[in-house]
């Protein structure tokens, strides 16, 4: 000092939420303080598909998967 594993703890999987489960990232820098800690700033995972060089045009879904609430559409009965 540099990569690599664990492992902890956050966070994130195209339009809400809960539980469960699976995947992905998880570094850094400045200030404040005797310390613990706390404020800032930036980074990562992440921001659907398809035809098209580009305008432009077409499509599926409230799940990452399962159950279940909410909202929304669309039939049908009462």
């Nucleotide at each position: 000092c540099u990569u690599g594993g664990c492992u902890c703890u956050g966070g994130c999987g195209a339009u809400g939420g809960u539980g469960u489960c699976c995947g992905c990232c998880u570094a850094g820098a400045c200030g404040u303080g005797g310390a613990g800690a706390c404020g800032u700033c930036u980074g990562a995972a992440c921001c659907g598909c398809c035809c098209g060089g580009u305008c432009g045009g077409g499509c599926u879904g409230a799940u990452g998967g399962c159950c279940c609430c909410u909202g929304g559409u669309g039939c049908a009965c009462a």
Molecule: Fluoride riboswitch aptamer (crcB RNA motif)
Organism: Chloroflexota bacterium